[in-house]
Context: one part of a larger RNA
RNA sequence: CUGGGCGUAAAGCGCAUGCAGGCGGUUUUCUAAGUUGGACGUGAAAGCUCCUGGCUCAACUGGGAGAGGUCGUUCAAGACUGGAAGACUUGAGGAUGAUAGAGGAGAGUGGAAUUCCCGGUGUAGUGGUGAAAUGCGUAGAUAUCGGGAGGAACACCAGUGGCGAAAGCGGCUCUCUGGGUCAAUCCUGACGCUCAGAUGCGAAAGCUAGGGGAGAGAACGGGAUUAGAAACCCCGGUAUUCCUAGCCGUAAACGAUGUCAACUAGGUGUAGGAGGCUAUUAACCCCUUCUGUGCUAAAGCUAACGCAUUAAGUUGACCGCCUGGGGACUACGGCCGCAAGGCUAAAACUC
Numbered sequence: 001c002u003g004g005g006c007g008u009a010a011a012g013c014g015c016a017u018g019c020a021g022g023c024g025g026u027u028u029u030c031u032a033a034g035u036u037g038g039a040c041g042u043g044a045a046a047g048c049u050c051c052u053g054g055c056u057c058a059a060c061u062g063g064g065a066g067a068g069g070u071c072g073u074u075c076a077a078g079a080c081u082g083g084a085a086g087a088c089u090u091g092a093g094g095a096u097g098a099u100a101g102a103g104g105a106g107a108g109u110g111g112a113a114u115u116c117c118c119g120g121u122g123u124a125g126u127g128g129u130g131a132a133a134u135g136c137g138u139a140g141a142u143a144u145c146g147g148g149a150g151g152a153a154c155a156c157c158a159g160u161g162g163c164g165a166a167a168g169c170g171g172c173u174c175u176c177u178g179g180g181u182c183a184a185u186c187c188u189g190a191c192g193c194u195c196a197g198a199u200g201c202g203a204a205a206g207c208u209a210g211g212g213g214a215g216a217g218a219a220c221g222g223g224a225u226u227a228g229a230a231a232c233c234c235c236g237g238u239a240u241u242c243c244u245a246g247c248c249g250u251a252a253a254c255g256a257u258g259u260c261a262a263c264u265a266g267g268u269g270u271a272g273g274a275g276g277c278u279a280u281u282a283a284c285c286c287c288u289u290c291u292g293u294g295c296u297a298a299a300g301c302u303a304a305c306g307c308a309u310u311a312a313g314u315u316g317a318c319c320g321c322c323u324g325g326g327g328a329c330u331a332c333g334g335c336c337g338c339a340a341g342g343c344u345a346a347a348a349c350u351c
Stems, first nucleotide, its partner, number of pairs: 004322003007305002012319001014201004021194003025088007033081002035077007042069001048066007091191001092188004096183004103177007110154001115149007125136002162169002206247006215241002220236004258318006266296011300307002324351003333344004
């Protein structure tokens, strides 16, 4: 190099944008770089294959022929790939008209609840647990009523419902803004797919600075439990959780399933459209169709489990990754980071 794989056995980058690179729709003409054929040249000797000779045979060795090439020159072919010029509309994009949505950012605003503060009523308990105790309470708690403060989260609606590339997104209103879907035509005319490096986004925790701090709550203190209890349970409680600006760049970042495209039985829900039928004009029902999201199941695939038009089926294009377990998501070096640490990534040794 050829080769085998990646849902669960080792293996899909967390997700996207995208330069180089790789690959690329239909059609006409030209070209002749790749490609194919012929001729000529060259391809030393040894070696290799075949024929034949010499050592008694063989190894060894002499002679002859052939094979052996990303080779050169030249002539030709013109299907396919490439190149040049032109055309096309199915891929891609745009326009027009509808349309659903917790998509994103900023600002404002609402009610319920917890906590705290003030005041009223009121009196001895309350709270908590398996049972208790620590705690709170005659300096008047718990309970209840009225008023106020403040922070965080948004019950019902709510749905294997919706939106987003992923992370993720849920009270309401406004402003700005991204993407999608459907319908009928019109326009551009291959403008496409993938993508090493690169760039951006990226839960939670953590870090820096400044705010904020109701509830929850690592650490910590106390009470229990227990042989012990560094825990599980209870009473407290700092960081944190929240906001602004900036880092970090990791997760069982999971569908443990890369992206794009084509093809291959059905059935049945659900979400968003469109068309038709019926009806009185209208809703429903019913039929068809596009896009998403579920369940079920045939062929096929699979070690099995299972997957099955949302493929793990049948194929193509491109990228990433794997190669026994441990050592080791480690050491060293390099790059990044304020740090924590991250990315890249061995070997000895051992089974």
Small-subunit ribosomal RNA, central domain from a metagenome, 351 nucleotides, folded computationally. Its mean pLDDT, the model's own confidence on a scale to 100, is 87. The RNAcentral record of the full RNA draws on SILVA. Rfam family: Bacterial small subunit ribosomal RNA.